[in-house]
Context: one part of a larger RNA
Molecule: small-subunit ribosomal RNA, central domain
Organism: uncultured bacterium
RNA sequence: CUGGGCGUAAAGGGUCCGCAGGGGGCCUGCCACGCCCGCCGUGAAAUUUCAGGGCCCAACCCUGAACGUGCGGCGGGUACGGGCGGGCUGGAGUGCAGGAUGGGCAGACGGAAUUCCAGGUGUAGCGGUGGAAUGCGUAGAUAUCUGGAGGAACACCAGUGGCGAAGGCGGCCUCCUGGACCAUUCCUGACACUCAGACGCGAAAGCUAGGGUAGCAAACGGAAUUAGAGACUCCGGUAGUCCUAGCCCUAAACGAUGCAGACUAGGCGUCGGCGGUUUAAUCACCGUCGGUGUCCAAGCUAACGCGAUAAGUCUGCCGCCUGAGGACUACGGCCGCAAGGCUAAAACUC
Numbered sequence: 001c002u003g004g005g006c007g008u009a010a011a012g013g014g015u016c017c018g019c020a021g022g023g024g025g026c027c028u029g030c031c032a033c034g035c036c037c038g039c040c041g042u043g044a045a046a047u048u049u050c051a052g053g054g055c056c057c058a059a060c061c062c063u064g065a066a067c068g069u070g071c072g073g074c075g076g077g078u079a080c081g082g083g084c085g086g087g088c089u090g091g092a093g094u095g096c097a098g099g100a101u102g103g104g105c106a107g108a109c110g111g112a113a114u115u116c117c118a119g120g121u122g123u124a125g126c127g128g129u130g131g132a133a134u135g136c137g138u139a140g141a142u143a144u145c146u147g148g149a150g151g152a153a154c155a156c157c158a159g160u161g162g163c164g165a166a167g168g169c170g171g172c173c174u175c176c177u178g179g180a181c182c183a184u185u186c187c188u189g190a191c192a193c194u195c196a197g198a199c200g201c202g203a204a205a206g207c208u209a210g211g212g213u214a215g216c217a218a219a220c221g222g223a224a225u226u227a228g229a230g231a232c233u234c235c236g237g238u239a240g241u242c243c244u245a246g247c248c249c250u251a252a253a254c255g256a257u258g259c260a261g262a263c264u265a266g267g268c269g270u271c272g273g274c275g276g277u278u279u280a281a282u283c284a285c286c287g288u289c290g291g292u293g294u295c296c297a298a299g300c301u302a303a304c305g306c307g308a309u310a311a312g313u314c315u316g317c318c319g320c321c322u323g324a325g326g327a328c329u330a331c332g333g334c335c336g337c338a339a340g341g342c343u344a345a346a347a348c349u350c
Base pairs, nucleotide, nucleotide: 003322004321005320006319007304008303012318014201015200021194022193025088026087027086028085029084030083031082033081034080035077036076037075038074039073040072041071042070048066049065050064051063052062053061054060091191092188093187095184098181103177104176106174107173109171110154115149116148117147118146119145120144121143125136126135162169163168206247207246208245209244210243211242215241216240220236221235222234223233258317259316260315261314262313263312266295267294268293269292270291271290272289273288274287275286276285277284299306300305323350324349325348332343333342334341335340
C1' cells in the first nucleotide's frame, strides 16, 4: 500500500454554490516527463540459489556461476498518460421563438368564519360530558337581525397535480426577481464532472429588542375521573403562535437511497412542450423530449423488495461505517446572549 460495505442489519453529510485537490470528449503536429526496449557502468564482502570441491558424513568451510527486482549514463520507440501548439462538435454554455408554474421578495386589495363592542327582537336558560361539575346567564345570556372593530388563516378549485437545491411554497392583483422545459441548430469551442476546507440557505421550538394579539394554546388555576391522577375529558388561561430587525442551526432535515454521466425488454396512468394524422375548429389518435406515479422482463437482494426516477451493468469524485453498553457523554477546542450546537474519547461491563 492493500479488504468488505452504507433503502430496512453499523454506515449518504439537512441542502446549495464553489477554491485547492482528484479524475476528464473527438482528430492531429511537436516534445519525450511518466511508460517501453537495447547497451555500458554501478549494485562491496558475507548471506541466498545452483554447480564443483575440502574436513569419514552433516553442520561448517573453499572455488565458480547466478541473483541483486534499484540507481546513473548513452542510444532508440511514441500506443497510452502528461506538456506545448493547431483543429472539431457530440459534453457544457449562449442567442432567437414559445408556453407551464402554491419558486422568491415587496406593496395593495377581497370574501367566509371565530371573538369582541354598540343597538334591535326575545326570555330562562346556555354550555359541556360517558354522565356530570367547574364556567356563562334576570346587571337579560344562549338564539336571531343590523352596524362596527381587530387579528390570523385563505373553504370549494385540489389532483400518488405543479414549483423549488433542500427547508419549503396555496385567496386575488401588481412591481421586482430565480430556476426548469420544449422548439430552432444561431453562436462559443471542452469552457465540463466532483469537491476536503471556506461562503450562503436551512421546518418547528427557543433567545434579544420593539410592535401586535381574533382564534388556538405549553406553563398555571379550577371541575371531573381515579386507590392516587403529576394525565387522558371539561371550564378558564399566560408565554408562544403573527410582524420588523438580529440570533439559534437542530429533526424520523426520510426516498431512512450523495452528485454527475453512459448502457440494459415492456404495459398502463398523469403534468408541461413540440411534431404528425384527423377536424370547419376543438376533441381524439400516433410519435417525440422533459417531469411525476404504478405494475413488471433480465439482473440484483439475507429477505422484504428495487427494477430506465435502479437497490441492474459500469466510470469519476465526495461523505460515512468497522460488536453492544458506557456515549448524540467527559475533557479540550471552536461557535452561541443563553438554551445549547459542532468535533469527540477512555476506564469499566458484556